[in-house]
RNA sequence: GAUAGAGGUUGCGGGUUUCAUCAGUACUCUGCCGGAUGUUCGGAAAACAGGAGAAGGCAGGAGAAAGGGGAAACCGCCGAAAGGGGAUCGAAACCGUAGGAUUCACCUUGGGGGUGCCGGGAAUACCGGUAUCACUGUCAUCUUACACAAGAUGGGGCGCUAUC
Repeated sequence: GAUAGAGGUUGCGGGUUUCAUCAGUACUCUGCCGGAUGUUCGGAAAACAGGAGAAGGCAGGAGAAAGGGGAAACCGCCGAAAGGGGAUCGAAACCGUAGGAUUCACCUUGGGGGUGCCGGGAAUACCGGUAUCACUGUCAUCUUACACAAGAUGGGGCGCUAUC
């Protein structure tokens, strides 16, 4: 340098199907109140609707979806992947910004979990960040031990093991 593997049955990620939730919510129709603005993430501009009644509120009718989540099988894998940061695109055709997409060998994280705090989210689900706790895997050093194995301390995946 190349190749092949291991950590877990709660390893990581992807889309498909299905189920619940979202939610009796949004949108919409009717009646009443209301009385001048509304259509947008914000600004500007333009257009449209509006005293033949805007926004908003109450009652009734009808009534979703996306994101997020569970399950099944399948697929790709073991920096799998996630987060941060930068760049580009980006909410009418202008400016800005959000979500999101692509990309960057830049930075961090071995893995899953419990708990606290923060952020996202309709949510107590769940996701992300951070701190801490034990568990687990691996390597190094030391101790004990015939050996098996056990214990202590410490490190990180650009690591570890095997073969060439």
Lysine riboswitch aptamer from a sheep gut metagenome, 164 nucleotides, folded computationally. Its Rfam family is "Lysine riboswitch aptamer". Rfam describes the family as follows. Riboswitches are metabolite binding domains within certain messenger RNAs that serve as precision sensors for their corresponding targets. Allosteric rearrangement of mRNA structure is mediated by ligand binding, and this results in modulation of gene expression. This family includes riboswitches that sense lysine in a number of genes involved in lysine metabolism, including lysC. Of the family's consensus pairs, 98% are formed in the model. RNAcentral holds the sequence, with entries from MGnify.